[in-house]
RNA sequence: GGGUUGUUAGCUCAGCACGGAUAGAGCGCCAGCCUUCUAAGCUGGAAGUCAAGGGUUCAAAUCCCUUACGACCCG
Repeated sequence: GGGUUGUUAGCUCAGCACGGAUAGAGCGCCAGCCUUCUAAGCUGGAAGUCAAGGGUUCAAAUCCCUUACGACCCG
């Protein structure tokens, strides 16, 4: 330099193939219940510019382009 691929909650990841309903789960965190206390268990809650910018569309996490960062392959 060329190619493929990944980036979604604090962490690990679904969701994307075929655009559409309020963006989800586990763990963690916070509060309450329970308990002599802690842990475990139960209930509730907070937490997201869906990597960034632009485009297409009535509508984009999802499609297209560019960029950033990571991984792998080729040279």

A computed fold for a 75-nucleotide RNA from a Nitrososphaerota archaeon, annotated as transfer RNA. Rfam family: tRNA. Rfam describes the family as follows. Transfer RNA (tRNA) molecules are approximately 80 nucleotides in length. Its mean pLDDT, the model's own confidence on a scale to 100, is 80.